[in-house]
Context: one part of a larger RNA
């Protein structure tokens, strides 16, 4: 001298942009954070028309059942998401990251492209009703019901497979051509037009091939510290052979064989998420890995798997412990290392905040709905940059403080006071940009035998949390805004008074024992400034 996710200790005006649990992965109270879909299904609830039956009425009519329609809701069955977004940094020294290669050993829902289907049936079950059991938390039984839920049949473009030709390679081989036997699909919804039969259009389902994404897999090299760790190793290293997996592999098993690492540090031990980067440094290096991006691990502690395209799964089962509530003592219920937020430890780290306007993302034809992801305020001088605290004139060098050689010097153009200006706050008024869709009208093209859906263009209408926010215009009045450390040398800045080796300073060297420029108090004066300095780390 430069840095920080600081902290203290004195101060503190206003703006923009970041940024804010670095300790206890310590325990959590409350409220949110993953839901949509009625255009898969049956059923219930409310309104509304129609209708029908009964009661009261001479009648209108009013009241109660009951059936069709429509419209809105919705527990439950189904579909799809819930494996993404979001936290944390425990574990990990490892193919875990980074970087380059391989996969001729692999999968890939949703989405893009092409090809070909969507016939025909069939038992069941939540709901809903009833009993029963329990304190809940939830079970149990009967009967009864529907589907894009489940399971058969039928086709078979195609897929799997034995096996035989060609052509390639890199060795297991591959890419194509023929192909026996035998396997394997599928589901409907919502519209239009038609008297009907049957056209047709949008969303969907199956089977195949391909793209595009994610994902798994194996290889080179490369990045800590320790030898006061020197030998490790039996699934250990290989090989048949099964098994298992999308896939290769001792990944596992059963048998053979005895191999397989290492002073190029094996193997134990300590620490530790790695990486784009950040920081300092002329630079080579050294330190670090906060925010942001990629990528691993983990989700109360330890194990297991289901379900699925996809997890061994943070707001999923199950099983054991710990802890904590709840209870009728039989039994149950929970996991903030999402957001906020609270208690604890600690030198420390904000708000139980508002919107889905915008970006993304789920589910849906779509209207939307849900999103503490996101975008936005709130709080901290915590950092960085911006600006103010007022400018110009002004000498009798005023009063005052200090000091003084008593002339006088200094503070000092500094103030008074004269004309001025309006930045910032502060008052009044006007007021955005982030808005493109998406929906509705209307009008053209395109498809269609035809219209009507859908898809394209175009034109009016609609949508803003931040926000009455920035920003502008106008008023008023120097009005409401300066402090911190230092002043012996390093090191830029002197004096006087007090104390008297005492009370204290101190990074160093060192000051203080009666004239202390070094300690304290004042005046002065010197640096930085809405900060200043202490301390801690790192270069």
């Nucleotide at each position: 001298g430069a840095a920080c996710g600081a902290a203290c200790g004195c101060u503190g005006g206003c703006g923009g942009c970041g940024u804010g649990g670095a300790u206890a992965a310590g325990a959590c109270a409350u409220g949110c954070a993953a839901g949509u879909c009625g255009a898969a299904c049956g059923g219930g609830a409310u309104u509304a028309u129609u209708u029908c039956u009964g009661u009261a009425g001479c009648a209108a009519u009013a009241c109660a059942g009951g059936a069709a329609u429509a419209a809105u809701u919705u527990a439950g069955u189904g579909g799809c998401g819930a494996a993404c977004g979001g936290g944390u940094g425990c574990g990990u020294a490892a193919c875990a990251c980074g970087u380059g290669g391989g996969g001729a050993a692999u999968c890939u829902g949703c989405c893009g492209a092409g090809a070909a289907g969507u016939g025909g049936g069939g038992g069941a079950u939540a709901g809903c009703u009833c009993g029963c059991c329990g304190a809940a938390a939830g079970g149990c039984g009967a009967a009864u019901u529907a589907a894009u839920a489940c399971c058969g049949c039928a086709u078979a473009u195609g897929a799997u497979c034995a096996g035989g030709g060609a052509a390639g390679a890199c060795a297991u081989c591959u890419u194509u051509c023929c192909g026996a036997c035998a396997u394997c699909a599928a589901a409907g919804c919502c519209g239009g037009g038609g008297c009907a039969a049957c056209c047709u259009g949008g969303c969907g389902c199956u089977u195949c091939u391909u793209g595009a994404u994610g994902a798994c897999c194996c290889c080179g090299c490369g990045g800590c510290c320790u030898a006061u760790c020197a030998g490790c190793u039996a699934g250990u290293u290989g090989g048949u052979g099964a098994g298992g997996u999308a896939a290769c592999g001792g990944c596992u098993c059963a048998c053979c064989a005895a191999g397989g690492c290492u002073a190029u540090g094996a193997c134990g031990g300590g620490u530790a998420g790695c990486u784009g980067g950040u920081c300092u440094g002329a630079g080579a290096g050294g330190a670090c890995g906060a925010c942001c991006a990629g990528u691993c691990a983990c989700a109360c502690u330890g194990g297991a798997a289901c379900u699925g395209a996809g997890a061994c799964a943070c707001g999923g089962u199950c099983c054991a412990g710990a802890c904590a509530c709840c209870u009728a003592c039989g039994g149950g219920u929970g996991g903030c290392a999402g957001c906020a937020g609270u208690c604890g430890a600690g030198a420390a780290u904000u708000u139980u905040u508002c919107u889905c306007a915008a970006u993304g993302g789920g589910g849906g034809c779509a209207a939307c709905c849900c999103u503490g992801a996101a975008g936005g305020a709130g709080c901290g001088a915590c950092g960085c940059c911006g600006c103010g605290u007022g400018g110009a004139g002004g000498a009798u060098g005023a009063a005052g403080g200090c000091u003084u050689u008593c002339g006088g010097g200094u503070u000092g153009u500094a103030a008074a006071c004269u004309c001025c200006u309006g930045u910032c706050a502060u008052u009044u008024g006007a007021g955005a940009a982030c808005a493109a869709g998406u929906g509705g009208c209307c009008g053209a093209a395109a498809u269609u035998a035809a219209c009507u859906a859908c898809u394209u263009c175009g034109g009016c209408c609609u949508u803003g949390a931040u926000a009455g926010u920035a920003u502008c215009a106008g008023a008023a009045g120097a009005g409401g805004a300066a402090g911190g450390g230092a002043c012996g040398g390093c090191u830029a800045a002197c004096u006087c008074u007090g104390u008297g080796c005492c009370a204290g300073c101190a990074g160093c060297c060192g000051c203080g024992g009666u004239a202390a420029u070094a300690c304290a108090g004042a005046g002065g004066u010197c640096c930085c400034a809405a900060g200043c300095g202490u301390u801690g780390u790192u270069c």

Description
A computed fold for a 539-nucleotide part of an RNA from a soil metagenome, annotated as small-subunit ribosomal RNA, 5' domain. RNAcentral holds the full RNA, with entries from SILVA. Rfam family: Bacterial small subunit ribosomal RNA. Its family is annotated with structural constituent of ribosome and ribosome in the Gene Ontology.